A computed fold for a 248-nucleotide part of an RNA from a Minisyncoccales bacterium, annotated as large-subunit ribosomal RNA, domain VI. The prediction has a mean pLDDT of 89. Taxonomically the source falls in Minisyncoccales (Bacteria, Bacillati, Minisyncoccota, Minisyncoccia). Rfam family: Bacterial large subunit ribosomal RNA.
Context: one part of a larger RNA
């Protein structure tokens, strides 16, 4: 830009992905074989590697969370803190992201075939799977499974609306480099606040005990990023732009 209005939901021409393999048990120590050995078929179970999704579990990370701690500077001093030292170092750790963690996948089935195996059967009174005709038969081919998909210019279809709709702008996001996509713009979109979950692990101050370092109590305390809810307190104000015709 097109698909001669718009929104939502779709069909699938076509394209892509996947397609692997091992072991064990039963059948059965059966068929077969003198024995040694040892099946087809069918059923069941467990894996490997590969691959998709996810974070409940097991772990990792978690430089805006908590605690401990060394040196030093500063907040006048004590105490309590802050800065710097690889996040100073150390011990933990939510969300998120993750694998070594968890769950799933290959299949089954159908169609047409290859090599191969056949049925009927003449030419050629026989024979012959072939000449006419018919069948079985692969991890392969076409479907089937998963994904994309109407620029499939053959531009499809359905429903609803046309008193359409879309965008700028703003609040944001398990979306993202930016566009885009999604949730919203007076409402739970984000922040704040409250509650809960979860993390850390019993704050400061004060009291008591101890000469003191320190301990105990107040106190499962205090603090707390992303998590889950609730709540309009704050911010999504105000406004602008584009587009619109089937019914003719």
């Nucleotide at each position: 830009c097109g698909u001669a209005g718009a929104g939502u939901c779709u069909u699938g021409a076509g394209g892509g992905g996947a397609g692997u393999u091992c072991g064990a048990g039963a059948u059965a120590g059966u068929a077969c074989g003198a024995g040694a050995g040892g099946a087809c078929c069918u059923c069941u179970c467990g894996g490997a590697a590969c691959u998709g999704a996810c974070c409940u579990c097991u772990g990792g990370u978690c430089u805006a969370c908590c605690a401990g701690u060394u040196g030093u500077u500063c907040u006048g001093c004590c105490a309590a803190g802050a800065g710097c030292a690889u996040c100073g170092c150390u011990g933990g750790g939510u969300a998120g992201c993750u694998a070594u963690g968890u769950c799933g996948g290959g299949a089954a089935g159908g169609g047409a075939u290859a090599a191969g195996c056949g049925c009927u059967g003449a030419a050629a009174g026989c024979a012959u799977a072939u000449a006419a005709g018919c069948g079985c038969g692969a991890a392969g081919c076409c479907c089937a499974c998963c994904c994309c998909a109407a620029g499939a210019u053959u531009a499809g279809g359905a429903c609803u609306c046309a008193u359409a709709g879309a965008u700028u702008c703003c609040u944001c996001g398990a979306a993202g480099a930016u566009g885009a996509c999604g949730a919203g713009g007076u409402a739970a979109u984000a922040g704040g606040c409250u509650g809960c979950a979860g993390g850390u692990g019993u704050a400061a101050g004060u009291g008591c005990c101890g000469u003191a370092a320190g301990g105990c109590a107040u106190u499962a305390a205090g603090c707390c990023g992303a998590g889950c809810a609730g709540u309009a307190c704050u911010a999504a104000u105000a406004a602008a732009u584009c587009a619109u015709u089937a019914u003719a």